[in-house]
Molecule: Lysine riboswitch aptamer
Organism: uncultured Lachnospira sp.
RNA sequence: GUAGAGGUUGCGUUGUUAAUGAGUAUGGCGUUGGAGGCUCCAGAGGCCUGUGAAGAUGUUUGAAAGGUUGUGACGCCGAAGUGAUGUAUGCUGGAGAUACAUUGCUGGGCACAGUUUGAAUAAUUCUGUGACUGUCAUCUUAUGAUGGGGAGCUAC
Numbered sequence: 001g002u003a004g005a006g007g008u009u010g011c012g013u014u015g016u017u018a019a020u021g022a023g024u025a026u027g028g029c030g031u032u033g034g035a036g037g038c039u040c041c042a043g044a045g046g047c048c049u050g051u052g053a054a055g056a057u058g059u060u061u062g063a064a065a066g067g068u069u070g071u072g073a074c075g076c077c078g079a080a081g082u083g084a085u086g087u088a089u090g091c092u093g094g095a096g097a098u099a100c101a102u103u104g105c106u107g108g109g110c111a112c113a114g115u116u117u118g119a120a121u122a123a124u125u126c127u128g129u130g131a132c133u134g135u136c137a138u139c140u141u142a143u144g145a146u147g148g149g150g151a152g153c154u155a156c
Stems, first nucleotide, its partner, number of pairs: 001156004007077001010076007018068001027060006036048003040094004080106010107133002110130005117123001135148005
């Protein structure tokens, strides 16, 4: 360099299905209320408002996104995941989101405990523990035991 393996559903992207979100947000109407209110926060600017703001309550209407999931297609086996930092994107700053870059960690998924994010009993981050699985090394007649890390392993 080429080819290949790992598997409780191997990994990701995308289309689609379903549940959750939620009888929530929003809208309409009634009653009340009585001066403020509106975008994630602050500022600037703008807008709504005594022709009745916010709030409360009744009734009616009634979603979506992120996250999850079955399945089809496609790309693949550092597949990929995740943390940190930086840059760009809005009127300014912060928070957050998205994209990209750099870098750290993780062989793989699973279970449990604590913990983070989350609407969540879903899912998830980190830490610890446990068994399992793949692979190599060492020891062993064998069964098996111990140890390592993907910059690895197998074949050429």